A computed fold for a 522-nucleotide part of an RNA from an uncultured bacterium, annotated as small-subunit ribosomal RNA, 5' domain.
Model confidence (mean pLDDT): 82 of 100.

[in-house]
Context: one part of a larger RNA
RNA sequence: GAUUGAACGCUGGCGGCAUGCUUUACACAUGCAAGUCGAGCGGCAGCGCGGGGCAACCUGGCGGCGAGCGGCGAACGGGUGAGUAAUAGAUAGGAACGUGUCCGGGAGUGGGGGAUAACUAGCCGAAAGGUUAGCUAAUACCGCAUAUUCUCUGCGGAGGAAAGCGGGGGACCAGUAAUGGCCUCGCGCUCACGGAGUGGCCUAUCUCCGAUUAGCUAGUUGGUGAGGUAAAGGCUUACCAAGGCGACGAUCGGUAGCUGGUCUGAGAGGAUGAUCAGCCACACUGGGACUGAGACACUGCCCAGACUCCUACGGGAGGCUGCAGUAACGAAUAUUCCGCAAUGGGCGAAAGCCUGACGGAGCGACGCCGCGUGUGGGAUGAAGCCCCUCGGGGUGUAAACCACUGUCAGGGAUUACCGAGCAAAGAGGGCGAAUAAUCCUCUGAGUUGAGGAGUCCCAGAGGAAGCCACGGCUAACUUCGUGCCAGCAGCCGCGGUAAUACGAAGGUGGCAAGCGUUGUUC
Numbered sequence: 001g002a003u004u005g006a007a008c009g010c011u012g013g014c015g016g017c018a019u020g021c022u023u024u025a026c027a028c029a030u031g032c033a034a035g036u037c038g039a040g041c042g043g044c045a046g047c048g049c050g051g052g053g054c055a056a057c058c059u060g061g062c063g064g065c066g067a068g069c070g071g072c073g074a075a076c077g078g079g080u081g082a083g084u085a086a087u088a089g090a091u092a093g094g095a096a097c098g099u100g101u102c103c104g105g106g107a108g109u110g111g112g113g114g115a116u117a118a119c120u121a122g123c124c125g126a127a128a129g130g131u132u133a134g135c136u137a138a139u140a141c142c143g144c145a146u147a148u149u150c151u152c153u154g155c156g157g158a159g160g161a162a163a164g165c166g167g168g169g170g171a172c173c174a175g176u177a178a179u180g181g182c183c184u185c186g187c188g189c190u191c192a193c194g195g196a197g198u199g200g201c202c203u204a205u206c207u208c209c210g211a212u213u214a215g216c217u218a219g220u221u222g223g224u225g226a227g228g229u230a231a232a233g234g235c236u237u238a239c240c241a242a243g244g245c246g247a248c249g250a251u252c253g254g255u256a257g258c259u260g261g262u263c264u265g266a267g268a269g270g271a272u273g274a275u276c277a278g279c280c281a282c283a284c285u286g287g288g289a290c291u292g293a294g295a296c297a298c299u300g301c302c303c304a305g306a307c308u309c310c311u312a313c314g315g316g317a318g319g320c321u322g323c324a325g326u327a328a329c330g331a332a333u334a335u336u337c338c339g340c341a342a343u344g345g346g347c348g349a350a351a352g353c354c355u356g357a358c359g360g361a362g363c364g365a366c367g368c369c370g371c372g373u374g375u376g377g378g379a380u381g382a383a384g385c386c387c388c389u390c391g392g393g394g395u396g397u398a399a400a401c402c403a404c405u406g407u408c409a410g411g412g413a414u415u416a417c418c419g420a421g422c423a424a425a426g427a428g429g430g431c432g433a434a435u436a437a438u439c440c441u442c443u444g445a446g447u448u449g450a451g452g453a454g455u456c457c458c459a460g461a462g463g464a465a466g467c468c469a470c471g472g473c474u475a476a477c478u479u480c481g482u483g484c485c486a487g488c489a490g491c492c493g494c495g496g497u498a499a500u501a502c503g504a505a506g507g508u509g510g511c512a513a514g515c516g517u518u519g520u521u522c
Base pairs, nucleotide, nucleotide: 001522002521004519006518007517008516009515010514013371014370015369016368017367019364020363027326028325030324031323032322035072036071037070040069041068043065044064047063048062049060050059051058052057079282080281081280088207089206090205091204092203093202094201097199098198099197102195103194104193106191107190108189109188110144112142113141119134120133121132122131123130124129150159151158152157164187165186166185167184168183169182172181173180174179208254209253210252215245216244217243220242221241222240223239224238225237226236227235257279258278259277260276261272262271263270264269284305285304286303287302288301307318308317309316310315335361337360338359339358343357344355345354346353347352374404375403376402377401384395385394386393387392408463410458411457412456431444466511467510468509469508470507471492472491473490477506478505479504480503481502487494488493
């Protein structure tokens, strides 16, 4: 000099963009953060609507829909950095694999069955919840048939699927009708194949300090058989052999998430890994599996432990390292805000619902950037203050005064509620026309904003400057007070009666909504 997730002191007008628990991976009150689908299913608690009834009430699943069965999602998104020195990361390769949704083409979607929740009735329990009997549906579950392909094979053969739902419709058929068959369109379902994207695995090289850590290793190193996995493999196991690693630092100990990057530097390098992005790990602590395409699963389950809470003492409930917020620690770090309008995600045919992701606003000069605090004129130069050789000099065109300007802040844009009017950000979606219907496409009209730049009008210089320094390094000097005292200080050093070095004043220098100090890194 540069730098910063900074803090502290004094001061503080506005805006834009960023950024904000670095400490206790300490403990958490409260609210919210993952739902959705009635076009899978039986239904109908509540609300609305319709019908009946004077009323109480009864009734219809019509709009819709609590709870339930079922599907998809919940493995994403969000947080944190504890652990981890290699089971990780970066780079470059590899072969023995998985893959829901999506894309491509191929084959199929035939015929049956038995249950169960909800519900009803009863019982147990303080609660959490549980239990018995009975009833019922499905895109839930289980057989049968079929098998282009697929799996196994002794090549003869053997084994293995599925589910329906919605819209429309002329003839014909069933039916009293509703409706169904049938036809057609859309969405699904099953089987194997290929792809895309994504994930699992392997190898090489590189990735901090310590030798006051020198030897380490029995599933250890290799082989055979077997098992296991989606998959190679001591991954596991039985047997056999005795190997494997190490001064090119094994093992052990300490520290640490890694990277793109960031800071600094002419570079080489050094330091660092906040925000943003990629990967990894973790989710009260430790262990375990279940479900599933995918987890050994932050707001799932089981066991153990610590802690907190409820209890009728028998037994139960919980996990903010999500967003806010609280307590504590600390030099120190924000609102228990608004909205799903945009972008993205989940579900859904769609409308739509959900989304503390996200978009915004709020707080903090924490940082960077921009703007303002007026502009022009105005005296041999007011007053005050300071210095003085008492003549004068300085503050100083500074002020007053005159003439202007109007950024920002402020007020406003009027019938009324409201608190202005109005853009970009807005694309989509809905309706209509063409069509048998649906989808796509095109066109027209209307509609959707949480927050909000900018525009115009009004008034008036009015509301807006400080901080540090002035002995040398280092830009900037005098007076008074003090008297080795009080104090200053980054280094050299100042202060013991004329201190440009302490304290104050006047003046001056520097930077400026900041200025200094302390800490960090180069």